RNA sequence: CGGAGCAUGGCGCAGUCUGGUAGCGUACUUGUAUGGGGUGCAAGGGGUCGUGGGUUCAAAUCCCGCUGCUCCGA
Numbered sequence: 001c002g003g004a005g006c007a008u009g010g011c012g013c014a015g016u017c018u019g020g021u022a023g024c025g026u027a028c029u030u031g032u033a034u035g036g037g038g039u040g041c042a043a044g045g046g047g048u049c050g051u052g053g054g055u056u057c058a059a060a061u062c063c064c065g066c067u068g069c070u071c072c073g074a
Base pairs, nucleotide, nucleotide: 001073002072003071004070005069006068007067010026011025012024013023020057028044029043030042031041032040033039050066051065052064053063054062
């Protein structure tokens, strides 16, 4: 320098193809069961979907630029 992939609650990921209420596991908080812990069950809080634009009635999703990380080639 050229090409490809990834970026979404604290952590690990799905959802993108086919635009239409942002989810799952785990963690956290509260309640409950236990003498207590562990553990089970129930409820709850937490996300401007890396960033800046564009398209659209509507964008995590489609298009363009940028940033970071990883891989391949030179």
Predicted 3D model of a 74-nucleotide RNA (transfer RNA) from an uncultured Alphaproteobacteria bacterium. It was read from a public genome assembly. Rfam family: tRNA. The family's RNA type in Rfam is transfer RNA.